[in-house]
This is a predicted structure of a 74-nucleotide RNA (transfer RNA) from Dactylosporangium cerinum. The source organism's lineage runs through Bacteria, Bacillati, Actinomycetota, Micromonosporaceae and Dactylosporangium. The sequence is in RNAcentral, with records from ENA. Its mean pLDDT, the model's own confidence on a scale to 100, is 83.

């Protein structure tokens, strides 16, 4: 250098194909049990969806360029 996949909460990953209110679980908080703690339940907190620009009435999702990881060809 060419090809393709992949980037969303702290961590793993959903939602994408078919635009239409962004969610799970785990973790950390508080609460409930306990003698005290795990564990179990309950609740609450946590997001510029890597970035830019353009389509659109409306983008995570279509489209351009760029970052990064990752497999594959020479």
């Nucleotide at each position: 250098a060419c090809g393709g996949g992949c980037g969303u909460a702290g961590c793993u990953c959903a939602a994408u194909c078919u635009g239409g209110u962004a969610g799970a679980g785990c973790a950390c908080c508080g609460g409930c049990u306990u003698c005290c703690a795990a564990a179990c339940c309950c609740g609450a907190c946590g997001g510029u969806u890597g970035u830019u620009g353009g389509u659109u009435c409306g983008a995570u999702u279509c489209c351009u360029g760029c970052c990064g990881c990752c497999c594959g060809u020479g």